[in-house]
């Protein structure tokens, strides 16, 4: 300075998907079995490329290793009536950071 970036509160929006079946026990919720889904808490996985390395000293090749995004994928965790919650985007504000 407060543009533009990180963090952190605080307020708006924010989707998907069985109020599933069974026992206990009348209802949700939690618990225990089970069966069908979702993907935007959190987590895991990979592509360009790039780093070692090997060969080569023009040109290139190139297993393995490491590093390497996502809303993509996995469906571990979470979730599947409302409520909570919930990437992500918008607004305030606080700290920091580059910059000058």
């Nucleotide at each position: 300075c407060u543009u533009c970036c990180a963090u952190u509160c605080g307020g708006g929006g924010a989707a998907g998907a069985g109020a599933c079946c069974a026992a206990a026990u009348c209802c949700a919720a939690a618990u225990u079995g089970g069966c069908a889904c979702c993907g935007a808490a959190g987590g895991g996985g990979c592509a360009a490329g790039g780093c070692a390395a090997u060969c080569a000293c023009c040109u290139a090749a190139c297993a393995c290793g490491c590093c390497g995004a996502a809303u993509c994928u996995c469906u571990c965790a979470g979730g599947u009536a409302a409520a909570a919650g919930g990437a992500c985007c918008c607004c305030g504000a606080a700290u920091g950071a580059a910059u000058c």
This is a predicted structure of a 100-nucleotide RNA (Glycine riboswitch aptamer) from uncultured Bellilinea sp. Model confidence (mean pLDDT): 79 of 100. It matches the Rfam family "Glycine riboswitch aptamer". About the family: This family represents the bacterial glycine riboswitch. NCBI's taxonomy places the organism under Bacteria, Bacillati, Chloroflexota, Anaerolineaceae, Bellilinea.